[in-house]
RNA sequence: UGCACGAAGAGGCACACCUGUCGCGAGGCAGGGCCGCAAAGCCACGGAUCUCCCGGAGUAACGGGACGAAAGCCGGGCUUCCGAA
Numbered sequence: 001u002g003c004a005c006g007a008a009g010a011g012g013c014a015c016a017c018c019u020g021u022c023g024c025g026a027g028g029c030a031g032g033g034c035c036g037c038a039a040a041g042c043c044a045c046g047g048a049u050c051u052c053c054c055g056g057a058g059u060a061a062c063g064g065g066a067c068g069a070a071a072g073c074c075g076g077g078c079u080u081c082c083g084a085a
Stems, first nucleotide, its partner, number of pairs: 005083002012037002017032006035072001041078003045075003049069002051066005
């Protein structure tokens, strides 16, 4: 120095929920909040999930569409702070 790993230290992010706002909706944004997170930083490539429209049907299953949604579900790709065992 690199990889692995995750003690300590310095920090970081922000579940649910609430308020406002945008959206048909899933949900996004801002503020509050703080369950948790060593990548809970970035991407959306695969699987799973959710919404809307159409068909099917009879409120389901299933199929198709939307430069749809989220990704803190799993796998994958990229980047990365610190340095004990």
The RNA shown here (c-di-GMP-I riboswitch aptamer) has 85 nucleotides and comes from a Pseudomonadota bacterium. Rfam family: c-di-GMP-I riboswitch aptamer. Its family is annotated with cyclic-di-GMP binding in the Gene Ontology. From the family's description: GEMM was predicted in a large-scale screen for bacterial structured RNA regulatory elements.